[in-house]
RNA sequence: CCGCCCGUAGCUCAACGGUUAGAGCACGGAGCUUAUACCUCCGGGGUUCUUGGUUCGAAUCCAAGCGGGCGGA
Numbered sequence: 001c002c003g004c005c006c007g008u009a010g011c012u013c014a015a016c017g018g019u020u021a022g023a024g025c026a027c028g029g030a031g032c033u034u035a036u037a038c039c040u041c042c043g044g045g046g047u048u049c050u051u052g053g054u055u056c057g058a059a060u061c062c063a064a065g066c067g068g069g070c071g072g073a
Stems, first nucleotide, its partner, number of pairs: 001072007010025004018056001027043005049065005
C1' cells in the first nucleotide's frame, strides 16, 4: 500500500428497515441462612465508534473517516 471481517451495557453476545435496543455474566438491593455460599425475586446501567447520505422511519442500507483482527504485497 491492497483485500476481507468486525465495532451495540463493565465483559461475552442477540436484535427481518417499524412496539420502549434485549439476554447471560458482572454490579446494587431484598428474601433465604446463626453467618457465608448456592438459590429465588427486584433494580440501576446504552450518544448502538464518528460524520454525512438514502428513507415516512436506520443499531440495521450506502459513503468517508477512526479503531481492532486476518490475509497479501
A computed fold for a 73-nucleotide RNA from a Candidatus Kaiserbacteria bacterium, annotated as transfer RNA.
It matches the Rfam family "tRNA". From the family's description: Transfer RNA (tRNA) molecules are approximately 80 nucleotides in length. By type it is a transfer RNA.
Model confidence (mean pLDDT): 81 of 100.
Taxonomically the source falls in Candidatus Kaiseribacteriota (Bacteria, Bacteria candidate phyla).